[in-house]
Molecule: Bacterial RNase P class A
Organism: Accumulibacter sp.
RNA sequence: GAAGUCGGCCAGGCAGCCGCUGGGCAAGAAGGGGAAGACCCUUGGCGCCGAGAGGAAAGUCCGGGCUCCACAGAGCGGGAUGCCGGCUAACGGCCGGGCACCGUGAGGUGACGGAAAGUGCAACAGAAAGCAAACCGCCGAUGUCCUCGCCAAGGCGCAGGGCAGGCAAGGGUGAAACGGCGAGGUAAGAGCUCACCGCGGACGUGGUAACACGGCCGGCACGGCAAACCCCAUCCGGAGCAAGGCCAAAUAGGGAAGCACGGGCGUGGCUCGCGCUGCUUCCGGGUAGGCCGCUCGAGCGUGCUGGUAACAGCACGCCUAGAGGAAUGGCUGUCCACGACAGAACCCGGCUUAUCGGCCGGCUUCCCAU
Numbered sequence: 001g002a003a004g005u006c007g008g009c010c011a012g013g014c015a016g017c018c019g020c021u022g023g024g025c026a027a028g029a030a031g032g033g034g035a036a037g038a039c040c041c042u043u044g045g046c047g048c049c050g051a052g053a054g055g056a057a058a059g060u061c062c063g064g065g066c067u068c069c070a071c072a073g074a075g076c077g078g079g080a081u082g083c084c085g086g087c088u089a090a091c092g093g094c095c096g097g098g099c100a101c102c103g104u105g106a107g108g109u110g111a112c113g114g115a116a117a118g119u120g121c122a123a124c125a126g127a128a129a130g131c132a133a134a135c136c137g138c139c140g141a142u143g144u145c146c147u148c149g150c151c152a153a154g155g156c157g158c159a160g161g162g163c164a165g166g167c168a169a170g171g172g173u174g175a176a177a178c179g180g181c182g183a184g185g186u187a188a189g190a191g192c193u194c195a196c197c198g199c200g201g202a203c204g205u206g207g208u209a210a211c212a213c214g215g216c217c218g219g220c221a222c223g224g225c226a227a228a229c230c231c232c233a234u235c236c237g238g239a240g241c242a243a244g245g246c247c248a249a250a251u252a253g254g255g256a257a258g259c260a261c262g263g264g265c266g267u268g269g270c271u272c273g274c275g276c277u278g279c280u281u282c283c284g285g286g287u288a289g290g291c292c293g294c295u296c297g298a299g300c301g302u303g304c305u306g307g308u309a310a311c312a313g314c315a316c317g318c319c320u321a322g323a324g325g326a327a328u329g330g331c332u333g334u335c336c337a338c339g340a341c342a343g344a345a346c347c348c349g350g351c352u353u354a355u356c357g358g359c360c361g362g363c364u365u366c367c368c369a370u
Stems, first nucleotide, its partner, number of pairs: 001366010012335007020052002023049003029043005054341001058352002061350005066240004078236005083097005098112001099110004113231002118229002120225002135171002137167003142164006148157003179197002182194003198220001199218003203214004244292004254283006263277005299318008336339001
């Protein structure tokens, strides 16, 4: 210098003017709305002060706080997760490590428990796809038949062909063909035998562990798929701020007291009695409406300490939207590299997805110069 890889950060700047939301100065007062002394608005007070979207506010996919409901305990069923260790309020997240794969490398990717518990699946091709099988092929030692040759006539043969039979090395099919490869061995072959590799077993060493390494034993028995059912282990009650709480009309219904002691209805005709029905006042639940919940919090910044790290602890400093048809904007000037994706709605930790452009740092590979 080029190419790459990982991590962090910014998200048009500045100035002026005019708005919008909420807060403070701001205690109390007046007026209005309202059933209300709840609550809201306005005025003095058209002022002054300082604040006002994001890295994803998004998808609502996980986890937690908070709130209400449910709940003796255990089980069944269901869901999620799934190498090991750690972090955390918790997680399906993060950090570190192991293993497998990809990359020259920095580094990246992985639903990565169990297939010798059971059930199941494997299109097409192929002989055969699961307690294997034999299409082409190889052999035909052994037994037998035919031909040929020899013969001392009993038979014999490095001879040729066939059958019975043997084999799975090679070819071919497939995503996958019952360990791989080399040597020995054989009629041809075969873990049949041996070395190495793979696999399995118990052991030793290192490591908290996943796992790694080592020698020993076993001739191979046990192919693949669990984002197929399933088995094992761990975790999980439900609903969500329209949660939920407070204040509280009208109308209807409920309760209590008092009044009317008269009328009406029912009690199968009558009387008494009983029940229902009237009016007034008060009480309680609940609706409309209003208020709270609402933003100070597992908070942010800096430094130090512990830890490889995620993270934790301590000290100091800071306050950073809180609306409710929903504010966070508009205009002008100026500068530049000409501005992407997009906007809170109870809060927080993650994941995922979208995103113009730019800055900083660690590391890798290659080239050049000294």